The RNA shown here (transfer RNA) has 73 nucleotides and comes from a Clostridia bacterium.
Rfam family: tRNA.
Model confidence (mean pLDDT): 81 of 100.
RNAcentral holds the sequence, with entries from ENA.
[in-house]
RNA sequence: GCUGCAAUAACUCAGGUGGUAGAGUAACACCUUGGUAAGGUGUAAGUCGGCAGUUCAAGUCUGCUUUGCAGCU
Numbered sequence: 001g002c003u004g005c006a007a008u009a010a011c012u013c014a015g016g017u018g019g020u021a022g023a024g025u026a027a028c029a030c031c032u033u034g035g036u037a038a039g040g041u042g043u044a045a046g047u048c049g050g051c052a053g054u055u056c057a058a059g060u061c062u063g064c065u066u067u068g069c070a071g072c073u
Stems, first nucleotide, its partner, number of pairs: 001072007010025004019056001027043005049065005
């Protein structure tokens, strides 16, 4: 220098042929206990790496770009 893959909640990851974004863990509140842990119920938490484009509509498609990993030279 070239190519491929990944980037979504605090963390680990889903997300069909484009149609208004979810799970587990953690956090918080409550229940349960003499008390703690465990267990149960609920709540909150996201400009979907960034900038443009296409579209009525983009996490999803296209271009550029950033970071990480891998490969080639």